RNA sequence: CGAGCCCGCCGGGCGGCCGCGGCCGUCGCAGGACGGUCGAGGAAAGUCCGGACUCCACAGGGCAGGGUGCUGGGUAACCCCCAGGCGGGGCGACCCGACGGACAGUGCAACAGAGAGCAGACCGCCGAUGGCCUUCGGGCACAGGCAAGGGUGAAACGGUGGUGUAAGAGACCACCAGCGGUCCGGGCGACCGGGCCGGCUCGGUAAACCCCACCCGGAGCAAGGCCAGACAGGGGCGACGGUGGCCCGCCGAUCGAGCCCCGGGUAGGCCGCACGAGGCCGCGGGAGACCGCGGUCCCAGAUGGAUGGCCGCACAGGAGCCGAGAGGCUCCGGACAGAAUCCGGCUUACAGGCGGACUCGCCAC
RNA sequence: GGCCCCGUCGUCCAGAGGCCUAGGACGCUGCGCUCUCAAGGCUGAGACGCCGGUUCGAAUCCGGUCGGGGCUG
Numbered sequence: 001c002g003a004g005c006c007c008g009c010c011g012g013g014c015g016g017c018c019g020c021g022g023c024c025g026u027c028g029c030a031g032g033a034c035g036g037u038c039g040a041g042g043a044a045a046g047u048c049c050g051g052a053c054u055c056c057a058c059a060g061g062g063c064a065g066g067g068u069g070c071u072g073g074g075u076a077a078c079c080c081c082c083a084g085g086c087g088g089g090g091c092g093a094c095c096c097g098a099c100g101g102a103c104a105g106u107g108c109a110a111c112a113g114a115g116a117g118c119a120g121a122c123c124g125c126c127g128a129u130g131g132c133c134u135u136c137g138g139g140c141a142c143a144g145g146c147a148a149g150g151g152u153g154a155a156a157c158g159g160u161g162g163u164g165u166a167a168g169a170g171a172c173c174a175c176c177a178g179c180g181g182u183c184c185g186g187g188c189g190a191c192c193g194g195g196c197c198g199g200c201u202c203g204g205u206a207a208a209c210c211c212c213a214c215c216c217g218g219a220g221c222a223a224g225g226c227c228a229g230a231c232a233g234g235g236g237c238g239a240c241g242g243u244g245g246c247c248c249g250c251c252g253a254u255c256g257a258g259c260c261c262c263g264g265g266u267a268g269g270c271c272g273c274a275c276g277a278g279g280c281c282g283c284g285g286g287a288g289a290c291c292g293c294g295g296u297c298c299c300a301g302a303u304g305g306a307u308g309g310c311c312g313c314a315c316a317g318g319a320g321c322c323g324a325g326a327g328g329c330u331c332c333g334g335a336c337a338g339a340a341u342c343c344g345g346c347u348u349a350c351a352g353g354c355g356g357a358c359u360c361g362c363c364a365c
Numbered sequence: 366g367g368c369c370c371c372g373u374c375g376u377c378c379a380g381a382g383g384c385c386u387a388g389g390a391c392g393c394u395g396c397g398c399u400c401u402c403a404a405g406g407c408u409g410a411g412a413c414g415c416c417g418g419u420u421c422g423a424a425u426c427c428g429g430u431c432g433g434g435g436c437u438g
Stems, first nucleotide, its partner, number of pairs: 001361004006356005013313006020039008041336001045347002048345005053220004060248004065216005070084005085099001086097004100211002105209002107205002122150002124146003129143002131140003158176006177201001179198008224271004233262005240252003278297008315334001317332006366437007375391004383421001393409001395407002414430005
């Protein structure tokens, strides 16, 4: 210098004018006016997980259903995070992994192919033994033997070399790979390293049913509660209703709960609701996620839903023109998006910029 | 705001790991019939919303994303 990889952060700045919402103060009977102060995000999004909170019982037992799935830790909790193990990819920094079980059982594997689940013989090899012929070298056909080579397939029952044989084959041997058992060492553990023994040895799929371990009651702030105001009741069913699908249990009912239909009324206010698993700084513990202590700050709260617009100045960025070049001029232009009960994550969208580690290649010293 | 459901030819449906080169009806193209049109006949075109993953193999199973619909004061 070029290519790359990981982590953290910003994502418009300053000034002026006009405008919008909340709160506080002053004035006003009131509509409101004036002043002060605060006013979107890293994703506020998707609503994919997990919780807080509220109601149903203080959320209880069982079945069904759902979720998670290497190990250890973090956390309120998690399909999250950190560290490690194993597997895969990359020259590398580093990245990715739904990563329990296929000797508990059941199922599936189209087409092709001889054969696809305790498999099989199409081409092929042999035809030693038995039969026939013979010039005695051998030849022919069948019975039969074999699975080395070819071929099919996503997948074909270890690999290489040798012994052996008619031809062959873990039939036998050596080495290697893999499986099972056992012992030793290291590690909390997943697992790793090594020794010995065994039969010569096969699998795939659980994001198929399933098995094992652990977790999950249901609904959701339009939850739920309070106040004010309006109205008109009538008819039917009627013993069960209160949470999810069911059973048990619990609570409340059985002369009035609940449900359905017709008709009538109202479309208001307040709380929940903004102090919280909170932000920032410092110290300490830890490898890290994170935790502890101290200090400091108060930081949106609407209910048709507020954060916007214009101008100027610099600053990145892009395009065009002029110029040998340095540069100059003009124009465009600042991503994705926007709170609605709150919080922790994940995922997705995102112009451009800043900082810090590290890797590879080339060149120079 | 919250909670659910669904995406397959132009339209309405079927499919539920391989028999899919995805089937049917209506519609559409062309041919033929007819004096002409329609109906009927023959023929043809035409789709799994998109992107990844699991699997030998995905419309189907899983995740993400986009779009549409319903319920709820």
Molecule: RNase P RNA; transfer RNA
Organism: Acidimicrobiia bacterium